Transfer RNA from Caulochytrium protostelioides, 74 nucleotides, folded computationally. It matches the Rfam family "tRNA". The family's RNA type in Rfam is transfer RNA.

[in-house]
RNA sequence: GGGACAAUAGUCUAGUGGUUUAAGAUACCUGGUUUGGGUCCAGGUGAUCCCGAGUUCGAAUCUCGGUUGUCCCC
Numbered sequence: 001g002g003g004a005c006a007a008u009a010g011u012c013u014a015g016u017g018g019u020u021u022a023a024g025a026u027a028c029c030u031g032g033u034u035u036g037g038g039u040c041c042a043g044g045u046g047a048u049c050c051c052g053a054g055u056u057c058g059a060a061u062c063u064c065g066g067u068u069g070u071c072c073c074c
Base pairs, nucleotide, nucleotide: 001073002072003071004070005069006068007067010026011025012024013023018057027045028044029043030042031041032040050066051065052064053063054062
C1' cells in the first nucleotide's frame, strides 16, 4: 500500500427495513428465602445501536465516507 470482517446497556450476545417505547444473559439496586452469607425466587435500574452524510413514507438493519479493533496479502 491492497483486501476481508467487526463495532448494540459495566460485560457477553440477539435483532438483517415496519406493530418493539431496542430483546436475553450477566452485573448493579430493592424485597423474599437464611442465624448470617452464598444459591434460588420476584421486582427494578441501565444502550437514542462507534461518528457523519445519503437512500426510503419508515434505518440498529441498505449505500458512501471517517475512526477504532482483529485477520490476510504485498